This is a predicted structure of a 74-nucleotide RNA (transfer RNA) from Methanospirillum hungatei JF-1.
The sequence is in RNAcentral, with records from ENA and GtRNAdb.
It matches the Rfam family "tRNA". Rfam classes the family as a transfer RNA.
Its mean pLDDT, the model's own confidence on a scale to 100, is 82.
The gene name in the source record is tRNA-Trp-CCA-1-1.
Lineage of the source: Archaea > Methanomicrobia > Methanomicrobiales > Methanospirillum > Methanospirillum hungatei.
The same sequence occurs in records of 13 taxa.
[in-house]
C1' cells in the first nucleotide's frame, strides 16, 4: 500500500438486502404490591443512526470522501 466485515439510547440489539412510524432487553426514574427490600406488574425518560456531503418529495437504509475497531493480504 491494497481489499474486507462493523460503528443505532447510559449498556446491549432488530431494522438496511427492497428509501416511507426508531425495534426489544438491561438501566434510570415515578407509581403500585410489601412492615421494608427484592421479585412481580403499570408508566414515564433516553437515539442529530460515527463524521460530513450528494440523490430524492422522503435517507439509519442508496451514492461518495473521510474518522474509528477488527479481520485478511502484501
Nucleotide at each position: 500500500g491494497g481489499g474486507g466485515u462493523c460503528g443505532u439510547g447510559g449498556c446491549c440489539u432488530a431494522g438496511u438486502c427492497c428509501g416511507g412510524c426508531a425495534u426489544g432487553g438491561c438501566g434510570a426514574c415515578g407509581g403500585g404490591c410489601u412492615c421494608c427490600a427484592g421479585a412481580c406488574c403499570c408508566g414515564u425518560c433516553g437515539a442529530u443512526c460515527g463524521u460530513g456531503a450528494g440523490u430524492u418529495c422522503a435517507a439509519a437504509u442508496c451514492u461518495c470522501a473521510c474518522c474509528g475497531a477488527c479481520c485478511c493480504c502484501a